[in-house]
Predicted 3D model of a 72-nucleotide RNA (transfer RNA) from a Candidatus Saccharimonadota bacterium.
It was read from a public genome assembly.
The prediction has a mean pLDDT of 81.
Lineage of the source: Bacteria > Bacteria candidate phyla > Candidatus Saccharimonadota.
RNA sequence: UGGGGUGUCGCCAAGUGGUAAGGCAUCGGGUUCUGGUCCCGACAUUCGUGGGUUCGAGUCCUACCACCCCAG
Numbered sequence: 001u002g003g004g005g006u007g008u009c010g011c012c013a014a015g016u017g018g019u020a021a022g023g024c025a026u027c028g029g030g031u032u033c034u035g036g037u038c039c040c041g042a043c044a045u046u047c048g049u050g051g052g053u054u055c056g057a058g059u060c061c062u063a064c065c066a067c068c069c070c071a072g
Base pairs, nucleotide, nucleotide: 001071002070003069004068005067006066007065010024011023012022018055026042027041028040029039030038048064049063050062051061052060
C1' cells in the first nucleotide's frame, strides 16, 4: 500500500428494514441469625464515528476510525 473480516450494556452474545433477545456481573427488594443458594424487580434515548437511502436503519449504501488475517 492492496484485499478480506470484526465492531451491539461492564463482559459474553442473539438480532430477516418495523418495540434491541438471553447469560454473567451490578443495583433494589424478598427469603436467611449472617453470607451463599433461590425468588421478584431494575438495567442499551450515541448498536465504533460521520454522512446517505427509506415512511421507518443495529440491519442497506458510502467515507473514515480501531483491531485481526492474507498478499506485497